[in-house]
RNA sequence: CUCUCAUCCAGAGCGGCAGAGGGACCGGCCCUUUGAAGUCGCGGCAACCUCCUCGCCCGGUUCGUGUUACCCCGGCGGGCAAGAAAGGUGCCAACUCCGUCAGGUUUUCUGGAAGAUGAGAG
Numbered sequence: 001c002u003c004u005c006a007u008c009c010a011g012a013g014c015g016g017c018a019g020a021g022g023g024a025c026c027g028g029c030c031c032u033u034u035g036a037a038g039u040c041g042c043g044g045c046a047a048c049c050u051c052c053u054c055g056c057c058c059g060g061u062u063c064g065u066g067u068u069a070c071c072c073c074g075g076c077g078g079g080c081a082a083g084a085a086a087g088g089u090g091c092c093a094a095c096u097c098c099g100u101c102a103g104g105u106u107u108u109c110u111g112g113a114a115g116a117u118g119a120g121a122g
Stems, first nucleotide, its partner, number of pairs: 001122008013042005021031003026099003043092003048088002050084002053082001055080005063074002096114001101111003
């Protein structure tokens, strides 16, 4: 960089340095010298990867005991819900700030595109 899948109406900021931009692009509308980007320190949020336990449900290609075991016992695999936060990421103005394309509608809804993040693959 490309592809696949999932999520995006919740949540969580202070300080040092720095010194004019930032919110992806475009159009709006905002934030910002009462200090932007960046960077460092500390703190926090969340639960994608991860971990654990209990409960419920499902499966029968595999294993065991046993034998009446085509799953009813144990194990195993999967799913749902609850829980944890040490580690890998991510995030901590505004719904992804809103819109852009299509449909419906009367100013909101649904889907899409684009983007972001994670997991996996190339």